Context: one part of a larger RNA
RNA sequence: CUGGGCGUAAAGCGCACGUAGGCGGCGCCGUAAGUCAGGGGUGAAAUCCCGGAGCUCAACUCCGGAACUGCCCUUGAAACUGCAGUGCUAGAAUCUUGGAGAGGCGAGUGGAAUUCCGAGUGUAGAGGUGAAAUUCGUAGAUAUCAAGCGGAACACCGGUGGCGAAGGCGGCCUUCUGGACAGUGGCUGACGCUGAGACGCGAAAGCGUGGGGAGCAAACAGGAUUAGAUACCCUGGUAGUCCACGCCGUAAACGAUGAGUGCUAGGUGUCACGGGCUUUGACCCUCGUGGUGCCGAAGCUAACGCGUUAAGCACUCCGCCUGGGGAGUACGGUCGCAAGACUAAAACUU
Numbered sequence: 001c002u003g004g005g006c007g008u009a010a011a012g013c014g015c016a017c018g019u020a021g022g023c024g025g026c027g028c029c030g031u032a033a034g035u036c037a038g039g040g041g042u043g044a045a046a047u048c049c050c051g052g053a054g055c056u057c058a059a060c061u062c063c064g065g066a067a068c069u070g071c072c073c074u075u076g077a078a079a080c081u082g083c084a085g086u087g088c089u090a091g092a093a094u095c096u097u098g099g100a101g102a103g104g105c106g107a108g109u110g111g112a113a114u115u116c117c118g119a120g121u122g123u124a125g126a127g128g129u130g131a132a133a134u135u136c137g138u139a140g141a142u143a144u145c146a147a148g149c150g151g152a153a154c155a156c157c158g159g160u161g162g163c164g165a166a167g168g169c170g171g172c173c174u175u176c177u178g179g180a181c182a183g184u185g186g187c188u189g190a191c192g193c194u195g196a197g198a199c200g201c202g203a204a205a206g207c208g209u210g211g212g213g214a215g216c217a218a219a220c221a222g223g224a225u226u227a228g229a230u231a232c233c234c235u236g237g238u239a240g241u242c243c244a245c246g247c248c249g250u251a252a253a254c255g256a257u258g259a260g261u262g263c264u265a266g267g268u269g270u271c272a273c274g275g276g277c278u279u280u281g282a283c284c285c286u287c288g289u290g291g292u293g294c295c296g297a298a299g300c301u302a303a304c305g306c307g308u309u310a311a312g313c314a315c316u317c318c319g320c321c322u323g324g325g326g327a328g329u330a331c332g333g334u335c336g337c338a339a340g341a342c343u344a345a346a347a348c349u350u
Stems, first nucleotide, its partner, number of pairs: 003322004007304002012318001014201002021194003025088004030083002033081002035077008049065006091191001092188001094186002096183003103177002106174001108172002110154001116148001120144002125136002162169002206247006215241002220236004258317006266295011299306002323350003332343004
């Protein structure tokens, strides 16, 4: 360079936004860079290929032809691509009306439960386990009853329900705010898609500074179990879990399935909005748009399975793979306070 691939065999970046670049709707006119056709020039010789000849053959050598797939000049063609102009509305954006939602940020607030604190009642056990013990308790525990402090999480509703690009989001009320969807018309007129770098977001754990600390609980201590038990079980328990600010940048970051557009049977459930039908009923039935599930025609697949939410049929753009181990390691570089992250080999071995 070419080829074949990427749900589970190696392979989709965790996600977005967007720069360069690549690609790009319908009509008309022009241009002629790409493209195509004719002509001309050049493309040294040798080599390669074809035909023939000479060394006894061959290698080798010689003669002729073809070829040298290329470049340049010139004359044309105008379908397609490009460029320039002009127009269009089916892509895209915007205005307007409407409802849905754990979407995000901040402030406030509520009840249940656990622990603790002081007080009352009350007496000898409680707790825990397979059984126990460590542990707590006559300095009055456990239990029970009202009262109080404090922190964290929000039972029921709750649902293959909803929202978000992903990570993720769940008591109630409220400030500010993002996105999607549906309906009717209007407006702009290709303004679009993708996206190397860059930039931003990014669970948990971890790190820095300061707070907070109820419960839980790495580490740790003790009790058991056991041949041992650096575990599983039990009693305790510190970081941490929570908040603010700043780092880290990873994951089975999963649908193990990149984004966008068009096309290709249906059936059934559910969420949001709308139309028809309707005592004008929010019901039922029926139709449409958008989401989310299940089952399945064709087709695809090694099979499992996927199947209008494609893994089907196509196109555009990006990322990635190329036997196992060595190794996501070493070295170098960049980033980080560190932990480490990103980039990423080879010898050797099989």
This is a predicted structure of a 350-nucleotide part of an RNA (small-subunit ribosomal RNA, central domain) from a metagenome.
Rfam family: Bacterial small subunit ribosomal RNA.